Predicted 3D model of a 1461-nucleotide RNA (small-subunit ribosomal RNA) from a metagenome. RNAcentral holds the sequence, with entries from SILVA. It matches the Rfam family "Bacterial small subunit ribosomal RNA". Gene Ontology terms of the family: ribosome and structural constituent of ribosome.

């Protein structure tokens, strides 16, 4: 003081998780010391074995009993009679919401042992009883009966003296006598321990000494009475501090009085008679939770939230009740009862109480020694030594907490360095050994000697937040991490595990809880138009708030002072411990607070006056669908009747259903009856609101504008409360033409329980009654006030102008309502903006992630349906406004395209064949492409080979290292032999001469895997017009502008306006061809012209050649040409239409060039390559199969089906290639296919190379034909080891199908479609296949955005992986909470009934008789048992709904106009 998560990005709302700190448990890990008010609180105030935790007094009596003494009597010990003390200490927190607790006070209503101080006293008497002896019950606990005894025990008397009453006095003291005091009378009650002990003097006594001892003095302890004092205690009152109203009425001793009882004491505390009171929304009563504060924990503070220890109150002692006793208790280690529990028990009856300390058990995540000591501090008794003391003070456990040390240093060497490691040196906190010292006793500490770095480093984390790894290696959505966010699916910085690195350190991490973080409960300090959030609207009650002046008091305010607010905590500041924690002293703070006194008087409240601006009242003339009632009226619709008319009507996209010959629909005329009220009609009026429209009449309400008369703050909101309140709906009675849920019936669909169509009943209408809700919305509460304006509208009012003289019209100004447009400002933006979402005052309602859910449940309201009031479990990281970009829409607007339409040509789908996929099929039929954008594609040409597939057979490891090897390794030959063949393996022989795949590691290679790990290439989006920077500007801001707009273009091409101004990448400009023209060029091309040679001639000439030539034509270099230049017409322009000239005209016609990007498009099989996988095999190699297979689907072709044809003769005119493992003139033989020879050409020279389609004759005559050629037989030829699976030709026969092609689709706009041939490419052969090249050579359009896309503008969006999105339900299946449940179980808790221990009071019952018992009366009453009421909580067959879960099922209701908004 923030960070992380919603979203493609932004800003907000809004929560959810991190960072800090405290308390618990806990996981590893640990050296040492000191301090502390730490250590069975949580869960069981659950249950305890053992031992301790309260005694003491012998100087208060008596006795037993040991010991010492000769006795008297001393000294212990023990019992019991007494006296104090046991009500403190210690413990724990269950109850308790209260005068319990804090503070501040009252007690005139009180008590108080032992302490203190004053005053007086203490006089004379009695009688028992304990221990004890002696009998004796009983198992024991405990008893009984007899005998005897004392006292500071106990009885009574006497004085002292207290209480009341009544009379009087008026002295204290106080705020006030009822209180104290004085005096008097009467009544009633009534003390005492003259003990104890030392001393001293000492009658007696006695053994004449000591001693014992009566009496007395003194001195100390005690006793009684009164009064004060102090302590402590008791009661009373304000004020202050939980939750829940789904707890609203609650109480019967209840409120109060009078008279009594009773207590220390006041009270209904208790009673008994009289009265109806009391509390409550300022929260009574009930319910739930809980000791209370001081204080701790956090935080800046306000504040939350929690209080175990310490300290002060308070409660409690298994559970419940009750009295004794006592100054004090209704009493933890007293007592009786009753209830659960446990022990003992001879069965009859006893005994018990660790929330004291240690300890056991149980519970649990959770918590120590059956220890030492009274040496200190305290408390009990005591005269006092002293005795007791589990309070205390100490030790011991425990990583409880806080604080402080340490775990080394130095130097050389070696490694690159931090560091490490060797060696030497140094230091000794700590360790380990020893002395003192220290302490109750140790220990530890604290002095000092010796050894020796020796004996001490974990724990978390590394992907953001959040400091550290783009390091290995394993796993592969598996294991597994993760607080949220989110890794993990074969290259993980997130998982495990190694290294390195970081952060804290005797610690670190992890669960839980709290409080800040959070202004996310907002007093401080938040919101409600749309994120959650304004009651539907109005009256009005109690609340709060409230106009101007004047006095007065002083409640509130405010200042001043006194008490008081415990200590410890706090802060400061000094002091002791070696520092420190920690202790102590001082001062100060904090306790925000409460009383009390004195004081001020501005505000506010009270009281009194005054006033007139808020408000109300009158008055006047005017507006208006304002409300109720009643009267009329008007069109239409249906419907009956009468005419008329005749065959359809109706309805729809198109139908049917319906209606009609019983006469419809249509006209026309009269009737009938119910609802409705055009046009005016308007972002026009009125009303709080729903809401109101024909006229006109009665009655009735409210505003708004003048007036400026009268009252005089009467006002403003408004918890509860009442009132109105749209459709729907419900109850009664009526009506009922139309429309129309439901419902039927027709369509439409896959279905159609709708959308459409024909029918139809509640209902709409009327009256009455009810209900009480709507997107009742301006999603915007009501009231006043300030704060720029412009512009329409209504209504009043004034003034002016016109006037038709009207209640007219125009114009200005004010007032008032009602609308748009806007500056400040404000908002998150949209947006609001004098009608505020701007600035300020009041008051009310409402909100606090999303979801469960406006659901349960309880309550209240309704006849019902339902309202109103409203939760939780549990789930979930987002839900949600606002806007921006995109993308998309069966939204809207503008442009564009033959892979869009039209307008035409021409095919495809029918047939046969061919070729490619699918499927099948096999031992393989290898594998890849699959919408456009896979399908004659890779493959530009599979017989072997290719080849990667199947069958079968052979081979192959560079280097290193181990074993082997001259005892001969490997190898590589003739022959047999096995094999399909093969030294490929046996066998036997011959050669060479040094290596070796047996074995581990590594290699070669791999057409194996991953195109979703690349890279290069390419496909399409698409040759579509777009994408972008920079600077400015605008916006919180993603982002906008430019890039929009208007025209224009093939274009973001270009012009003009514009908060824009340039500027890139595209487009165009460029390159290539081609078209025209000039210029060079001049061989292998050309050859007009000129000249020559040779043939031929039908004598005109022709042909070839050669030698000039380069005019023509070609060839291939330079270069001109076109720019909307020119003109006409419209346009600012930019351009466009025409039209001249021109070879050529508007980008001249065709190519090449392919923006940011996107499809995880395609290609690891063309090549490169990352990881992974195989290694004697997925490598390599031979042989032979396979890719060629065939019940079928589909794509692309090619050949037809004929006459615009075929057939057959005869003739014409190209381009462009390519050619040595080659094209091959020519000439021979074959029907042919070919072959046999062979001249030329590495080519503008020579070859392929006869183009064809086309013309010209001739024939065929519409048929399965002389159309079509499949299909199959035979013979032939080529190519190559090889032609069977499986090639190509070529003759001869053979002669299928098919007469123009169903829905459906495909390509084209000119030298285009179409038809027609040619060459190349692969290639040893093998095109219907690509890619090129000429040849003939149209139609029809100059449009359009309807289909199918493309851009752009604008518009919705709940979509962002972007409509192949996005999303709702039912139903199935599995989990988790809840709710309903017939009943059942158990707690609590109130009320009756029975029975009732025991207690407190009482009785002229009776017995006994100092105390007692027995019988009874009254009341109070645990306890049990039994009835009912509230209320909680466990199970509960079975049902409802809800939430949740990667890939079930059915539809598609939402989100675009979501296809019916």
């Nucleotide at each position: 003081g923030c960070c992380a998560g919603u979203u493609g990005a932004u800003c907000c709302u809004g929560c959810u998780g991190g960072a800090g700190g405290u308390c618990a448990c806990u996981g590893c890990u640990u050296u040492u010391u000191g301090g502390u008010u730490g250590g069975g609180a949580u869960u069981a105030a659950g249950a305890c074995a053992u031992g301790c935790a309260a005694g003491u007094c012998u100087u208060a009596g008596g006795g037993a009993u040991u010991g010492g003494u000769c006795u008297g009597u001393c000294a212990g010990u023990c019992c019991c009679u007494g006296g104090c003390g046991a009500a403190c200490g210690g413990c724990u927190c269950a109850g308790u919401a209260a005068c319990a607790c804090g503070u501040a006070g009252a007690c005139a209503a009180u008590c108080u042992g032992c302490c203190c101080u004053u005053a007086g006293g203490a006089g004379a008497g009695g009688g028992a009883u304990a221990a004890u002896c002696u009998c004796u019950g009983g198992a024991a606990a405990c008893g009984g009966a007899g005998g005897g005894u004392a006292a500071u025990a106990c009885c009574a008397c006497a004085u002292a003296g207290a209480a009341a009453a009544c009379a009087g006095g008026c002295a204290c003291u106080g705020g006030a006598a009822u209180g104290u005091c004085c005096u008097g009378u009467u009544u009633u009650c009534c003390a005492a321990a003259g003990g104890a002990u030392a001393u001293g003097u000492g009658c007696g006594g006695c053994a004449u000494g000591a001693u014992c001892a009566a009496a007395c003095a003194u001195a100390u302890c005690g006793c009684c009475u009164a009064a004060g004092g102090g302590u402590g205690a008791g009661u009373c009152u304000g004020c202050g501090g939980c939750c829940u109203a789904u707890c609203a009425g609650g109480c019967a001793g209840u409120u109060g009085g009078u008279g009594g009882g009773g207590u220390a004491g006041u009270g209904g505390c208790c009673c008994a008679c009289c009265a109806a009171a009391c509390c409550u929304a300022a929260g009574a009563c009930a319910g739930g939770u809980a000791c209370g504060g001081g204080c701790c924990a956090u935080g800046a503070a306000a504040g939350u939230g929690g209080u175990u220890g310490c300290c002060c109150g308070g409660a409690g002692a298994g559970g419940g009740g009750c009295a004794c006793u006592g100054a004090g208790a209704c009493a933890a280690g007293g007592g009786c009862c009753c209830c659960a529990g446990c022990c003992c028990u001879a069965c009859g009856g006893g005994g018990u109480g660790c929330a004291g300390c240690a300890g056991u058990u149980a519970c649990g995540a959770a918590a120590c020694u059956u220890c030492c000591a009274c040496a200190a501090u305290g408390c009990g008794c005591g005269a006092a030594a002293g005795c007791g003391u589990g309070a205390u003070g100490g030790a011991g456990c425990c990583a409880a907490c806080c604080a402080a040390a340490g775990u080394g240093c130095c130097a050389u060497a070696c490694u690159u360095u931090u560091a490490g490691u060797a060696u030497g040196g140094c230091u000794u906190u700590u360790g380990a050994g020893g002395a003192g010292u220290g302490c109750a006793a140790a220990a530890a500490g604290c002095u000092c000697c010796u050894c020796g770095a020796a004996u001490a480093a974990g724990g978390g984390g590394u992907g953001g937040g959040c400091a550290a790894g783009a390091c290995c290696g394993g796993u592969g959505c598996c294991a597994g991490c993760a607080g949220c966010c989110g890794c993990g699916g074969u290259a993980a910085u997130a998982c495990c595990g190694g290294c390195g690195c970081c952060c804290c350190a005797a610690g670190u991490g992890g669960u839980g809880a709290c409080c800040a973080u959070a202004u996310u409960u907002a007093u401080u300090g938040g919101g409600c138009c749309u994120a959650a959030a304004g009651c539907g609207u109005c009256u009005g009650u109690a609340g709060c708030c409230g106009g101007a002046u004047c006095a007065a008091a002083a409640a509130g305010u405010c200042c001043u002072u006194g008490g008081u607010g415990a200590a410890a905590u706090c802060c400061u500041g000094g002091c002791u411990c070696u520092u420190a924690a920690a202790g102590u002293c001082a001062g100060g703070g904090c306790g925000u607070g409460c009383u009390a006194g004195g004081g001020a008087u501005a505000c506010u409240a009270c009281u009194g006056g005054u006033c007139u601006a808020g408000g109300g009242a009158c008055c006047g003339g005017g507006a208006a669908g304002g409300g109720u009632a009643g009267a009329a009226g008007g069109u239409a619709u249906u419907c009956c009747a009468u005419g008329g008319g005749u065959a359809g009507g109706g309805g729809u996209a198109a139908a049917a259903u319906c209606c009609u010959u019983u006469a419809a629909u249509c006209c026309a005329u009269g009737g009938a009856g119910g609802a409705c009220c055009a046009c005016c009609g308007g972002u026009g009026g009125c009303g709080a609101a729903g809401g109101c429209g024909u006229u006109c009449u009665a009655c009735u309400g409210g505003a708004a504008c003048g007036g400026g008369u009268c009252c005089g703050a009467c006002g403003g909101u408004g918890a509860g409360a009442g009132a109105c309140g749209a459709a729907a709906g419900c109850g009664u009675g009526g009506g009922u033409a139309g429309c129309a849920a439901a419902u039927c019936g027709g369509a439409u669909u896959a279905g159609a329980u709708a959308c459409c169509c024909g029918a139809g009943u509640a209902g709409u209408c009327c009256a009455u009654g009810c209900u009480g809700u709507a997107a009742a919305c301006g999603c915007u509460g009501c009231c006043c006030g300030c704060u720029a304006g412009g512009u329409g509208u209504u209504g009043c009012a004034u003034g002016u102008u016109c006037c038709a003289c009207g209640u007219g019209a125009g114009c200005a100004u004010g007032c008032a309502g009602u609308g748009c447009c806007g500056a400040a400002g404000u908002g998150a933006a949209g947006a609001c903006a004098u009608u505020a979402a701007g600035c300020g005052g009041g008051c009310c309602g409402c909100c606090u992630g999303g979801g469960g859910a406006g659901u349960a449940c309880g309550g209240u309201c309704g006849c019902a349906a339902g309202g109103c009031u409203g939760a939780a479990a549990c789930u979930u990281a987002a839900a949600g406004g606002a806007a921006u970009u995109g993308g998309c829409g069966g939204g809207g607007g503008a442009g564009c395209a033959c892979a869009a339409c039209a307008a035409g040509g021409g095919g495809u789908g029918a047939a046969g064949c061919u070729u490619g996929c699918g499927g099948u099929u096999u031992a393989a039929u290898u594998g890849g492409a699959u919408u456009c954008g896979a399908c004659c594609c890779c493959g530009g040409g599979a017989a072997c080979c290719u080849c990667a597939c199947c069958a079968g057979g052979a081979g192959c490891g560079a280097c290193a290292g181990c074993a082997g090897a001259a005892u001969g390794a490997c190898g590589g030959c003739c022959a047999g032999u096995c094999u399909g063949a093969a030294g490929g393996g046996c066998u036997u022989g011959c050669c060479u001469a040094a290596c070796a795949c047996g074995c581990u590691g590594a290699g070669c290679g791999g057409a194996g895997g991953u195109g979703c790990a690349u890279g290069g290439c390419c496909a399409u989006c698409a040759u579509c017009a777009g994408c972008u920077a920079g600077u400015g500007c605008c916006g919180u801001g993603a982002g906008g502008u430019g890039u929009c707009c208007u025209g224009u273009u093939a274009a973001g091409u270009c012009a003009g306006g514009c908060a824009a101004c340039u500027a890139g990448c595209g487009a165009g400009a460029c390159c290539c061809u081609c078209c025209u023209c000039u210029u060079c060029u001049a061989u292998u091309g050309c050859u007009a012209c000129u000249g020559u040679u040779u043939c031929c001639u039908c004598c005109g000439g022709g042909a070839a050649g050669c030698a000039g030539g380069c005019a023509c034509u070609u060839u291939g270099g330079a270069g001109a040409g076109a720019c909307u230049g020119c003109c006409u017409u419209u346009g600012u322009a930019a351009a466009a239409a025409g039209g001249a000239g021109g070879a050529a005209g508007g980008u001249g016609a065709g190519g090449g060039c392919g923006a940011c990007g996107a499809u995880a498009g395609g290609u690891c099989a063309g090549u490169a390559u990352g990881c992974c996988c195989c290694u004697a095999a997925u490598c390599c190699c031979c042989u032979g199969g396979g890719c060629u297979a065939c019940a079928c689907g589909c794509g692309a072709g090619c050949u037809g089906c004929a006459a615009u044809g075929g057939u057959a003769g005869a003739g014409a005119c190209a381009a462009a290639u390519g050619g040595a493992c080659g094209c091959a003139a020519c000439c021979c033989c074959g029907u042919a296919a070919g072959g046999g020879g062979a001249a030329g050409c590495a080519a503008a020279u020579c070859c392929c190379c006869u183009a064809a389609a086309c013309u010209c004759u001739a024939u065929c005559u519409c048929a399965g034909u002389a159309u079509g050629g499949a299909u199959c037989g035979a013979g032939g030829g080529c190519u190559g080891c090889a032609a069977c699976c499986c090639g190509c030709c070529c003759u001869c026969g053979u002669g299928a199908a098919a007469u123009u092609g169903g829905a459906a689709u495909c390509c084209c706009u000119a030298g285009u479609a179409a038809c027609c041939g040619u060459g190349g490419a692969u290639c040893a052969a093998a095109a219907a296949u690509c890619c090129a090249c000429g040849g003939u050579g149209a139609a029809u359009g100059a449009g359009u955005c309807c289909c199918u896309g493309c851009u752009c503008c604008u518009u919705g969006c709940a979509c962002a992986c972007a409509c192949c999105g996005c999303c709702c339900g039912u139903c199935a299946a599995g989990c988790c909470a809840c709710c309903c449940g017939a009943g059942u179980u158990g707690g609590g808790u109130u009320u009756g009934g029975a029975u009732g221990a025991g207690g407190c009071u009482u009785u002229a019952u009776c017995c006994a008789u100092a105390g007692g018992g027995u019988a009874g009366a009254u009341u109070c009453g645990a306890a049990u048992c039994u009835g009912g009421g509230c209320u909680c909580a466990g199970c509960g067959a079975g049902g409802u709904g809800g939430g949740u879960u990667a890939a079930g099922u059915c539809g598609u209701c939402a989100c675009a106009a979501g296809g019916u908004a």